[in-house]
């Protein structure tokens, strides 16, 4: 040079066009003498930019970008 994945929460990863979730972590309380466990609950996403197509994009298309694999 070509060519194929992947890029969603702090990590780890669902989500096949209709208002974006989970497990872990975190925080607050409860529970404890105290710690852990376990329990209720909250925080925390410009879904990688950017442009298109659609009444409606994390999703479908085009470019970049960055990571990893094959070719040459």
């Nucleotide at each position: 040079g070509g060519g194929c994945a992947a890029u969603u929460a702090a990590c780890u990863c669902a989500g096949c066009g209709g208002u974006a979730g989970a497990g872990u972590g975190u925080u607050a309380c409860c529970u404890u003498c105290a710690c852990a466990c376990g329990g209720u609950a909250a925080a925390a996403g410009u879904c990688a930019g950017a442009g298109g197509u659609u009444c409606g994009a994390a999703u479908c298309c085009u470019c970049u970008a960055u990571u990893g694999c094959c070719c040459a």
Transfer RNA from Omnitrophica WOR_2 bacterium GWA2_47_8, 72 nucleotides, folded computationally. The RNAcentral record of the sequence draws on ENA. Its Rfam family is "tRNA". Rfam classes the family as a transfer RNA.